[in-house]
RNA sequence: CCACGACAAAGGCAAACUUAUUGAAAGAUAGGGGCGCAAAGGCACAGGUCUAAGGUCCGCUCGACUAAGAUGGCUGGUCUGCCUGA
Numbered sequence: 001c002c003a004c005g006a007c008a009a010a011g012g013c014a015a016a017c018u019u020a021u022u023g024a025a026a027g028a029u030a031g032g033g034g035c036g037c038a039a040a041g042g043c044a045c046a047g048g049u050c051u052a053a054g055g056u057c058c059g060c061u062c063g064a065c066u067a068a069g070a071u072g073g074c075u076g077g078u079c080u081g082c083c084u085g086a
Base pairs, nucleotide, nucleotide: 005083012037013036017032018031019030020029021028022027035073041079042078043077045076046075047074048071049070050069054066055065056064057063
């Protein structure tokens, strides 16, 4: 220095839930909270999943399909990062 990832050390992030805001919704942001995470740091390129405003179809009603919306704490990929006992 690189790889790997500890019953190590210093730390970090923050699930569900809840309050407020925002959004058509999924969800997101901030506060509280802490399930967990060695990248649970960044990135929507590919796949998966969620939603369906708008659009299309059926149509009395109901509904079905559709992403250019969302998800990085779904997976792959890519970039960056703390520590060094075995």

The prediction has a mean pLDDT of 85. A computed fold for an 86-nucleotide RNA from Peribacillus muralis, annotated as c-di-GMP-I riboswitch aptamer. Rfam family: c-di-GMP-I riboswitch aptamer. Rfam's curators write: GEMM was predicted in a large-scale screen for bacterial structured RNA regulatory elements.